[in-house]
The prediction has a mean pLDDT of 78. Predicted 3D model of RNase P RNA and transfer RNA as a complex of 437 nucleotides. Rfam match: Bacterial RNase P class A. It is annotated as a ribozyme.

RNA sequence: GGAGCAGGCCGGACAGCCGCCUGCCUUUUGAUAAGCAGGAGGAAAGUCCGGGCUCCACAGGGCAGGGUGCCGGGUAACGCCCGGGUCUGCGCAAGCGACGGAAAGUGCCACAGAAAACAAACCGCCGCUUUUCCCAGCGGCAAGGGUGAAAAGGUGGUGUAAGAGACCACCGCUGCUGCGGCAACGCAGCAGGCAUGGCAAACCCCACCCGGAGCAAGGCCAAGUAGGGAAGGUAUGCGGUUGCCCGCCGCAAAAAGCCUUCCGGGUAGGCCGCUUGAGCUCUGCAGCAAUGCAGAGCCCAGAUAGAUGGCUGUCGCCCUUCUUUGAAAAGGGUACAGAACCCGGCUUACAGGCCUGCUCCCUCA
RNA sequence: GGGCGAUUAGCUCAGGGGUAGAGCGGGGUCUUUACACGGCCUAGGUCGGGGGUUCAAAUCCCUCAUCGCCCA
Numbered sequence: 001g002g003a004g005c006a007g008g009c010c011g012g013a014c015a016g017c018c019g020c021c022u023g024c025c026u027u028u029u030g031a032u033a034a035g036c037a038g039g040a041g042g043a044a045a046g047u048c049c050g051g052g053c054u055c056c057a058c059a060g061g062g063c064a065g066g067g068u069g070c071c072g073g074g075u076a077a078c079g080c081c082c083g084g085g086u087c088u089g090c091g092c093a094a095g096c097g098a099c100g101g102a103a104a105g106u107g108c109c110a111c112a113g114a115a116a117a118c119a120a121a122c123c124g125c126c127g128c129u130u131u132u133c134c135c136a137g138c139g140g141c142a143a144g145g146g147u148g149a150a151a152a153g154g155u156g157g158u159g160u161a162a163g164a165g166a167c168c169a170c171c172g173c174u175g176c177u178g179c180g181g182c183a184a185c186g187c188a189g190c191a192g193g194c195a196u197g198g199c200a201a202a203c204c205c206c207a208c209c210c211g212g213a214g215c216a217a218g219g220c221c222a223a224g225u226a227g228g229g230a231a232g233g234u235a236u237g238c239g240g241u242u243g244c245c246c247g248c249c250g251c252a253a254a255a256a257g258c259c260u261u262c263c264g265g266g267u268a269g270g271c272c273g274c275u276u277g278a279g280c281u282c283u284g285c286a287g288c289a290a291u292g293c294a295g296a297g298c299c300c301a302g303a304u305a306g307a308u309g310g311c312u313g314u315c316g317c318c319c320u321u322c323u324u325u326g327a328a329a330a331g332g333g334u335a336c337a338g339a340a341c342c343c344g345g346c347u348u349a350c351a352g353g354c355c356u357g358c359u360c361c362c363u364c365a
Numbered sequence: 366g367g368g369c370g371a372u373u374a375g376c377u378c379a380g381g382g383g384u385a386g387a388g389c390g391g392g393g394u395c396u397u398u399a400c401a402c403g404g405c406c407u408a409g410g411u412c413g414g415g416g417g418u419u420c421a422a423a424u425c426c427c428u429c430a431u432c433g434c435c436c437a
Base pairs, nucleotide, nucleotide: 001361002360003359004358005357006356007355008354009353010352012315013314014313015312016311017310018309020039021038022037023036024035026033041336045347046346048345049344050343051342052341053214054213055212056211060246061245062244063243065210066209067208068207069206070084071083072082073081074080085099086098087097089096090095100205101204105203106202107199108198109197122145123144124141125140126139127138128137129136153171154170155169156168157167158166172194173192174191175190176189177188178187179186180185218272219271220270221269228263229262230261231260232259233258234257237251238250239249240248241247279298280297281296282295283294284293285292286291316334317333318332319331320330321329366436367435368434369433370432371431372430375389376388377387378386383420391407392406393405394404395403413429414428415427416426417425
């Protein structure tokens, strides 16, 4: 200098003018006006997960259903995060990726192929019928060929008519024991010739987790119209508990009542919930880390058709032109997007730029 | 703001792991004096985009986009 990997951060600044929303205070009967203070994000987004909060019963039992999935830890919780483990997964490397069970059962594996998992034999190799060759028949074999995404341990040797874990060595695999580790797992020894193809983002099994709905939840006030129509039920009943059963809860008192559903009609207003919260900043301690604990300081949007903006000037950054270079000048650009009950994550979008650590290659000393 | 659903040929829809189909429409041809109807033949698909699981994906999983429905 080039290429790359991992992690973190910023994402315009200042001034003037004109505006918008909220809170406090003063004046005012009040509207209002003046002053002071505050006013979008790293994703506010998608709504893909998790939690708080509210209502349904205090959130209960069973079945069904759904989710997660190496091990340990963190957390309010998670499908998130941190640390560790394994891998004939990818990369030269820094690093990245994958992850329960296929020797419980069921199912699937198209086409091709002899055969797709109880094994089997198309070409082939060998023996016999047969003294030799060809062909044929019978028998042995599964090493080689061929098919396929995938063919029943691999390499080398012994052995044999030819062969084969038939036998041997090493590697792989499985089981047991010991040691280390909380564990996943690792190491060592012994045993077994291998009995066990793939798919669980197929059913399923195992372990753990999950009640439902959502701030248009839910509560209060005001306004308005109707005192309507149809159907069903009224206690061995109906309704609620948002799949079913149980359980639980509610229901007038005898039909001119009560409840449920649908149709029709009316209102499209206000207040609470609402922003002090798993909050932010700094410091210390514990921990490899995620994170936790302690102390001090701070208050930091709350709109409701939806405020947080627009214009001008100067500067910053990037691109192009001119230029030997630098400088200067001219022109253009300055992203993605935008709170709506609140948090923790993930995912997706994003002009341009900065920082830290590491890897590989080239060059110079 | 919150909760759901759909996307396959020009249109309307099947297909839910093994070479993507139907009806209507389009083109050609036969029939007819001609047209319609009818018969035969035929073209047309990145299965909304991307990634993953699998030997193999329209189908299973994740993510993004577009369109539609519901609520006090």